This is a predicted complex of two RNAs, RNase P RNA and transfer RNA, with 435 nucleotides together. The prediction has a mean pLDDT of 76. Rfam match: Bacterial RNase P class A. By type it is a ribozyme.
[in-house]
RNA sequence: GGAGAUGUCGAGGUGAUCACCGGUGGCACGUCGCAAGGCGUGUCGCGGGAGGAAAGUCCGAGCUUCACAGGGCAGGGUGCUGGUUAACGGCCAGUCGAGGUAACUCGCAGGACAGUGCAACAGAAAGCAAACCGCCCGCCGGCGAUCGCAUCAAAGGCAGGUAAGGGUGAAAGGGUGCGGUAAGAGCGCACCGCUCCGGUGGUGACAUCGGAGGCUAGGUAAACCCCACCCGAAGCAAGACCAGACAGGGGUCGUGUGGCCCGCACGAUGACUCCGGGUUGGUCGCUCGAGCCCACCAGCAAUGGUGGGCCUAGAUGAAUGAUCGCCGCAUACAGAACUCGGCUUACCGACAUCUCCGCCG
RNA sequence: GCACCCGUAGCUCAGCUGGAUAGAGCGUUGGCCUCCGGAGCCAAAGGUCAGAGGUUCGAAUCCUCUCGGGUGCG
Repeated sequence: GGAGAUGUCGAGGUGAUCACCGGUGGCACGUCGCAAGGCGUGUCGCGGGAGGAAAGUCCGAGCUUCACAGGGCAGGGUGCUGGUUAACGGCCAGUCGAGGUAACUCGCAGGACAGUGCAACAGAAAGCAAACCGCCCGCCGGCGAUCGCAUCAAAGGCAGGUAAGGGUGAAAGGGUGCGGUAAGAGCGCACCGCUCCGGUGGUGACAUCGGAGGCUAGGUAAACCCCACCCGAAGCAAGACCAGACAGGGGUCGUGUGGCCCGCACGAUGACUCCGGGUUGGUCGCUCGAGCCCACCAGCAAUGGUGGGCCUAGAUGAAUGAUCGCCGCAUACAGAACUCGGCUUACCGACAUCUCCGCCG
Repeated sequence: GCACCCGUAGCUCAGCUGGAUAGAGCGUUGGCCUCCGGAGCCAAAGGUCAGAGGUUCGAAUCCUCUCGGGUGCG
């Protein structure tokens, strides 16, 4: 100087004056109640008030209702190994493959000797392979060589052998070399690759060593499928309660279990909610939670355990703003709506730690 | 907020069990016809298949992420 990995912070800070949304304490008034006290309004004070992604809604859970979610089928998901966790398609550690000089990064990474399917165009042949050109043996043939005959023998034809060479293609049924052969060919041998068997190491994926086979087994599963494991459905507009309103009117006879069947449960003083009618109020769910911070211990790590400390928005037309002074001039992506654990995507920048490569001393 | 669907020519759509030139109708442009216009006939142009990455020999089609639009739910 360049590069890689991990982590932290992140549109302002501070003071003053107003304003907004919750909480809490005092006082006053109203209201309910026998009372204790509750509720509402006003006022004074105290304290709190967006994020690392609040986003996309892509996964996984809590919670709620359906029935306490049971068996089977269908359907969906995941896919190297081991661990971690409430759970996961996440994370950690490793294996294998690919990329990079390296630090390191990336990978939906099981099975194609269970079966079915697909491969356009080109090409002779494309899936128990195939002969277009070429190469080679045999037969026919006979230009020609010769003065002629014997003999040799070109073009061409017939029937074969051959996957070494050319050509087509994304892909042509191991690769390189030597031998071998009529020409060739795992036909033989050496090395590499592949398949199988055995030993050793490892929990395992796998690695490594030795032997055998003699190349048979091609690609595609983000095609159907097979194997292993997992999954009931819906979602806080879930749902529970209170008050009020309307026509307890019309319709159906079985209904529910929200893909289906079994099974189960309920049913006329009942169930369903198709039509019609009414309401557009309030309370709860609603924020203390697999929560956050610090220290120690176990573990390579993810993570777990113990102890101590902290409370940090909860709206329902939906709150974070305005003005001025000072500092600094700093400008990104972006705004909670039941809550967590992840992933992915967006992002001006600042900082910390570790590592690699090059150059100089 | 939650759940779901769709993006292909200027507009409306097909193609989406992968196969190479991505089509159809309307519209646009040019020509013919007509005195002129319309209608009609002939021809042409016009496409990052919403964007990016991946699987595959090959992607509009299959997978993942993003962007935009729309629908339903007390």